[in-house]
RNA sequence: CCAGUCGGCCGGAUGGCCGCCGCUUUCGGGCGGAGGAAAGUCCGGGCUCCAUGGAGACACGGUGCCGGAUAACGUCCGGCGGGGGUAACCCCAGGGAUAGCGCCACAGAAAAGCAGACCGCCUCCGGCUUGCCGGCGGCAAGGGUGAAACGGUGCGGUAAGAGCGCACCGCGCGCUUGGCAACAGGCGCGGCAUGGCAAGCCCCACCGGGAGCAAGACCGAAUAGGGGCGCAGGCGGCAGGCUUUGCCCGCCGCAGGUCCGUCUCCGGACCCGCGCCCGGGUUGGUUGCUCGAGGCGGCCGGCAACGGCCGCCCUAGAGGAAUGGCCAUCGCGCAUGCGGGCUCCCCGCAUGCCAUACUAAACCCGGCUUACAGGCCGGCUGGCACC
RNA sequence: GCCCACGUAGCUCAGUGGUAGAGCACUCCAUUGGUAAUGGAGAGGUCAAGAGUUCGAUUCUCUUCGUGGGCACCA
Repeated sequence: CCAGUCGGCCGGAUGGCCGCCGCUUUCGGGCGGAGGAAAGUCCGGGCUCCAUGGAGACACGGUGCCGGAUAACGUCCGGCGGGGGUAACCCCAGGGAUAGCGCCACAGAAAAGCAGACCGCCUCCGGCUUGCCGGCGGCAAGGGUGAAACGGUGCGGUAAGAGCGCACCGCGCGCUUGGCAACAGGCGCGGCAUGGCAAGCCCCACCGGGAGCAAGACCGAAUAGGGGCGCAGGCGGCAGGCUUUGCCCGCCGCAGGUCCGUCUCCGGACCCGCGCCCGGGUUGGUUGCUCGAGGCGGCCGGCAACGGCCGCCCUAGAGGAAUGGCCAUCGCGCAUGCGGGCUCCCCGCAUGCCAUACUAAACCCGGCUUACAGGCCGGCUGGCACC
Repeated sequence: GCCCACGUAGCUCAGUGGUAGAGCACUCCAUUGGUAAUGGAGAGGUCAAGAGUUCGAUUCUCUUCGUGGGCACCA
């Protein structure tokens, strides 16, 4: 210098003029005012409400190598295994297919059943035109089909063959060494019995109540405290009151109903009704609302994610919703010309152009994913040249 | 803002792992003096887009895009 790979960051700055929103005001003014993704709403929490809470079982949904981080996660970090790349590095929904069920189209002899033979190989028998045909059998090495063909390679063996025998590799089982573990190494045994799919059902382990700030709380205004359907409003005892053949109210006991998937148990709430639908009224104010698992800097622990301590800082909180426009200067970028340095590269100067992409808060956080003009910085790898 | 559902031919919809279909519409032919109806033949598809799982995806999973729907308070 070229090519590549990984990580981090910026995403215009300053000033003037004219405006917008919020707070404040001594009514002159003063202060503050979008993002790295504010986005998609895909996960996880905080917060709030729902008659819920505890235990168990079932159902449903989700996650899925191991260890750690965290409030939590499907996120992140470190490792293991597999795959790709010369390498840096990247990718993996990565538990279980000897628990069971299911599927594997077409082609093919055969698609998972110790099943099967199209071409082919071989012994034997028969025939003749003596290297071919036919038959009883043996076989699966080679060819062919397919995404996938019942372990692979080699040697032996055989009529031809075959884990038939042996060696290595793969697979399974057992023991053992290292490691918290996933797993890795070693030794022995088994001739293979065990193809793939679980982002098909399923099995195993773990996790999960539901709804969402239009949640919820308070105040005010208005209307017909209207109608329909379904369920319930049970029994007994005691005490009290009144307008005393009755009504109302309180307590206790028994039984029952409802209580956000279902069932059982424990404890509890309500049964001054509850649920659904139709109809009626309003389209107001306050609150929730922004100080929070907050940001920045330093030190310490840890490989890291992250955690601890100390210091400093306060940074939009609205209603269908404000942060914009113009000008000047600078900066970035592009093009052209000139000059310099060893280079198609770099630097400097001048002129001209562009004045910027994706998109934009709506209760708040941690992530993921997706979009993004242009630019900056750093680590590492490979190649070439030079010292 | 929040929560759901759905994208298959021009339109309305089937199809849920194995060669994408139906009705209407469209084109041509027959029939008729001509038209409609009828009969026959035919054309027309990025299964919204992109990845992944699988031998194989309209179908299963994820992401993106688009379309449609619902919601407040009081008595």